Background: Transfer RNA from a Planctomycetota bacterium, 74 nucleotides, folded computationally. It matches the Rfam family "tRNA". It is annotated as a transfer RNA. Its mean pLDDT, the model's own confidence on a scale to 100, is 81. The same sequence occurs in records of 2 taxa.
RNA sequence: GGGGGCGUCGUCCAGAGGCUCAAGACACCGCCCUGUCACGGCGGAGAUCACGGGUUCAAAUCCCGUCGCCCUCG
Numbered sequence: 001g002g003g004g005g006c007g008u009c010g011u012c013c014a015g016a017g018g019c020u021c022a023a024g025a026c027a028c029c030g031c032c033c034u035g036u037c038a039c040g041g042c043g044g045a046g047a048u049c050a051c052g053g054g055u056u057c058a059a060a061u062c063c064c065g066u067c068g069c070c071c072u073c074g
Stems, first nucleotide, its partner, number of pairs: 001073007010026003018057001028044005050066005
């Protein structure tokens, strides 16, 4: 350099054009429980979806470019 895949709360991920406000687990915060901690229960905060453009009435989702990571070919 060519080809391919991935990038979404702190972490791991779901989502596949409109469906509820981007769901869930762990972590974090508060309350309950307990003599205390842990476990368990209830609640809460946290992502405008890597960045820029385009298509569309409507984009996390489709297209193009850039950046980063991974695989592969030479």